Transfer RNA from a Planctomycetota bacterium, 71 nucleotides, folded computationally. It matches the Rfam family "tRNA". By type it is a transfer RNA. RNAcentral holds the sequence, with entries from ENA.

RNA sequence: AUCGGGGUAGCUCAACCGGACAGAGCGGCCGGCUUCUACCCGGCAGGUUGUGGGUUCGAAGCCCACCCCCG
Numbered sequence: 001a002u003c004g005g006g007g008u009a010g011c012u013c014a015a016c017c018g019g020a021c022a023g024a025g026c027g028g029c030c031g032g033c034u035u036c037u038a039c040c041c042g043g044c045a046g047g048u049u050g051u052g053g054g055u056u057c058g059a060a061g062c063c064c065a066c067c068c069c070c071g
Stems, first nucleotide, its partner, number of pairs: 003071005010026004019057001028044005050066005
């Protein structure tokens, strides 16, 4: 320099070849259970979807540029 893959919650990843409130597990907090802790059960909070533009009625998913990681 070129090509391919990837970047979504604190971490690991989903999101059905665009569809309308972006979810799960772990972790965190609260409660239940327990003599207490752990396990287990229920709930809650946590996201400018790498950055900036564009297309579209509508973008995490498409297009362009750039940044970062892996090969």